[in-house]
RNA sequence: GAUCGCCUUCGGGGUAGGGUGAAAUUCCCAACCGGCGGUGAUGAGUUUAUACUCUAAGCCCGUGACCCGACUUAUAGAAAUAUAAGGCGGUGGAUUUGGUGAGAAACCAAAGCCGACAGUAAAGUCUGGAUGGGAGAAGGAAUAG
Repeated sequence: GAUCGCCUUCGGGGUAGGGUGAAAUUCCCAACCGGCGGUGAUGAGUUUAUACUCUAAGCCCGUGACCCGACUUAUAGAAAUAUAAGGCGGUGGAUUUGGUGAGAAACCAAAGCCGACAGUAAAGUCUGGAUGGGAGAAGGAAUAG
């Protein structure tokens, strides 16, 4: 003191108040929330300094959950096919204006916009699949060197 792999733990927030109605946290007025990694002209700290550490985007890049597809394996079946697991592929939402400046997608200000499926009076926020899965984060043991 690694990479890959292994083990353990962790790993998502939010309708206040009001209106209509027989019924709505679903409609209307209004309120509230922002997974993970990267980037970054942010801020802070350390250092003589190069530099290092922490921090900084919902809508810039990528990614997870959900959904779809074929494939592989297993199980059931005479078969058609069904179910489950696995990795793979696909689908999948949203930003402008002004300011500063050499430079803004990231800083400051303002105004906007977006949010799987099933259920139900039409849901980002309720209930459910889910005591699930998970991007990833932290730690540990071991090994090469």
Overview:
This is a predicted structure of a 145-nucleotide RNA (FMN riboswitch aptamer (RFN element)) from Niallia nealsonii. The sequence was found by an Rfam model in a public genome assembly. The coordinates come from a structure-prediction model, not an experiment, and the mean pLDDT is 80. The organism belongs to Niallia, within Bacteria. Of the family's consensus pairs, 100% are formed in the model. It matches the Rfam family "FMN riboswitch aptamer (RFN element)". Rfam's curators write: The RFN element is a highly conserved domain that is found frequently in the 5'-untranslated regions of prokaryotic mRNAs that encode for flavin mononucleotide (FMN) biosynthesis and transport proteins.